[in-house]
RNA sequence: AGCCUUUUCGUCUAACUGGGAGGACACCGGAAUUUGACUUCGGCGGUGCUGGUUCGAGUCCAACAGAGGCUG
Numbered sequence: 001a002g003c004c005u006u007u008u009c010g011u012c013u014a015a016c017u018g019g020g021a022g023g024a025c026a027c028c029g030g031a032a033u034u035u036g037a038c039u040u041c042g043g044c045g046g047u048g049c050u051g052g053u054u055c056g057a058g059u060c061c062a063a064c065a066g067a068g069g070c071u072g
Stems, first nucleotide, its partner, number of pairs: 001071007010025004019055001027043005048064001050062003
């Protein structure tokens, strides 16, 4: 330099052929407990970024950025 794969809450991971972005752990709050832990209920928080296509994009297309790989 060229090519391929990949990017979703703090972390891990779903979302089926384009149709309401979910779960677990963590964190915060309540209940329970003499206190703490355990348990239980609730909450917080995300589609790398910029455009395009579409009635509608996490999903399709392009550019850029990050990560991994192959070739030279």
This is a predicted structure of a 72-nucleotide RNA (transfer RNA) from an uncultured Eubacteriales bacterium. The prediction has a mean pLDDT of 81. Its Rfam family is "tRNA". By type it is a transfer RNA.